This is a predicted structure of a 76-nucleotide RNA (transfer RNA) from a Fimbriimonadaceae bacterium. The organism belongs to Fimbriimonadaceae, within Bacteria. Its Rfam family is "tRNA". By type it is a transfer RNA. RNAcentral holds the sequence, with entries from ENA.
RNA sequence: GGGGGUUUAGCUCAGCUGGGAGAGCGGUUGCUUUGCAAGCAAUAGGUCAGGGGUUCGAAUCCCCUAACCUCCACCA
Numbered sequence: 001g002g003g004g005g006u007u008u009a010g011c012u013c014a015g016c017u018g019g020g021a022g023a024g025c026g027g028u029u030g031c032u033u034u035g036c037a038a039g040c041a042a043u044a045g046g047u048c049a050g051g052g053g054u055u056c057g058a059a060u061c062c063c064c065u066a067a068c069c070u071c072c073a074c075c076a
Base pairs, nucleotide, nucleotide: 001072002071003070004069005068006067007066010025011024012023013022019056027043028042029041030040031039049065050064051063052062053061
């Protein structure tokens, strides 16, 4: 330098063919207990990596950029 892949909640990840942003764990509050743990209930938390475009509508399609992973090439 070139090809491919990943980027979504604090963490690990789903999101099917463009239309409701979600799960588990973790956090907070309450109940239960003498207390802790466990359990139960409720609840908060998102510029969907960044920018632009297409579209009535974009996490999803297209372009550019960035970070990381991987393969190839180059130099020595």